Background:
The RNA shown here (transfer RNA) has 72 nucleotides and comes from a Promethearchaeota archaeon. It matches the Rfam family "tRNA". The family's RNA type in Rfam is transfer RNA. Its mean pLDDT, the model's own confidence on a scale to 100, is 83.
RNA sequence: GGGCUCAUGGUCUAGUGGUAUGACGGUGCGCUCACACCGCACAGGUCGCCGGUUCGAACCCGGCUGAGCCCA
Numbered sequence: 001g002g003g004c005u006c007a008u009g010g011u012c013u014a015g016u017g018g019u020a021u022g023a024c025g026g027u028g029c030g031c032u033c034a035c036a037c038c039g040c041a042c043a044g045g046u047c048g049c050c051g052g053u054u055c056g057a058a059c060c061c062g063g064c065u066g067a068g069c070c071c072a
Stems, first nucleotide, its partner, number of pairs: 001071007010024003018055001026042005048064005
């Protein structure tokens, strides 16, 4: 220098054009003499950044940034 893959709450993850899913973790309540386990509820994301396409973009297109792999 070239090619490919990836980037989504604190962590891991689903989501192939129609207001983002679940688990763990966190907080509160219940249960218990108490703790744990378990059950219920709640908070926590504007989907790496910029632009484009579209009535509508996490999703399609371009550029950039970062990470990994391969080639030279």